[in-house]
RNA sequence: GGGAUCGUAGCUCAUCUGGGAGAGCGCCUGACUCGCAGCCAGGAGGCAGCCGGUUCAACUCCGGCCGGUUCCA
Numbered sequence: 001g002g003g004a005u006c007g008u009a010g011c012u013c014a015u016c017u018g019g020g021a022g023a024g025c026g027c028c029u030g031a032c033u034c035g036c037a038g039c040c041a042g043g044a045g046g047c048a049g050c051c052g053g054u055u056c057a058a059c060u061c062c063g064g065c066c067g068g069u070u071c072c073a
Base pairs, nucleotide, nucleotide: 001072002071003070004069005068006067007066010025011024012023013022019056027043028042029041030040032038049065050064051063052062053061
């Protein structure tokens, strides 16, 4: 330098062909307990790496850029 792939909640990841953004763990509150642990109930937290385009509508399609991993040189 070129190719491939990935970039969604604090972490690990879903979101099947464009049409309600979710799970587990973690965090907060409450109940059970003398307390802890544990279990149960509820809750907060992301506008989806950045910019632009297509579309009535984009995490999802297209282009550029940035970053990670990997292959080739």

Record summary
A computed fold for a 73-nucleotide RNA from Byssovorax sp., annotated as transfer RNA. Taxonomically the source falls in Byssovorax (Bacteria, Myxococcota, Polyangia, Polyangiales). Rfam family: tRNA. Rfam links the family to the GO term triplet codon-amino acid adaptor activity. Rfam classes the family as a transfer RNA.